Model confidence (mean pLDDT): 81 of 100. Transfer RNA from an Actinomycetota bacterium, 73 nucleotides, folded computationally. The organism belongs to Actinomycetota, within Bacteria. It matches the Rfam family "tRNA". Gene Ontology term of the family: triplet codon-amino acid adaptor activity. By type it is a transfer RNA.

RNA sequence: GCGCCGGUAGCUCAGGGGAUAGAGCGACUGGUUUCUAACCAGUGGGUCGGGGGUUCGAGACCCUCCCGGCGCG
Numbered sequence: 001g002c003g004c005c006g007g008u009a010g011c012u013c014a015g016g017g018g019a020u021a022g023a024g025c026g027a028c029u030g031g032u033u034u035c036u037a038a039c040c041a042g043u044g045g046g047u048c049g050g051g052g053g054u055u056c057g058a059g060a061c062c063c064u065c066c067c068g069g070c071g072c073g
Stems, first nucleotide, its partner, number of pairs: 001072007010025004018056001027043005049065005
């Protein structure tokens, strides 16, 4: 330099044109307990990597850039 894959919550990841963007784990609060753990109930947490475009509508499709991984040279 070229090709492919990926970037969404603190972490691991779903969602591949139409819901208020979700799950598990973690965090926090309450319950239970002598206390902790476990268990039960609840709560908060997101510029969906940046910019532009297509569309009535974009996390998703197109262009470009950035970052990471793999391969080729």